[in-house]
Molecule: transfer RNA
Organism: Candidatus Pacearchaeota archaeon UBA284
RNA sequence: GCCGAUGUAGUCUAAUGGAAAGGACACUCGGCUACGAACCGAUUAGUGUGGGUUCAAUUCCUACCAUCGGCA
Repeated sequence: GCCGAUGUAGUCUAAUGGAAAGGACACUCGGCUACGAACCGAUUAGUGUGGGUUCAAUUCCUACCAUCGGCA
């Protein structure tokens, strides 16, 4: 330099064009307890960035960025 794959919360992970983007762990708060752990309940937090297509985009197209792999 060329080609390909991937990118959703602090971490892991669902969602193949239409629901308030779902779950687990973690954090925080509360319950329970003599105190903790465990357990139970609740809150917070997310679509890499910019464009495009569409009535509607996490999903399709495109450029860039990052990571991984292959070729040179």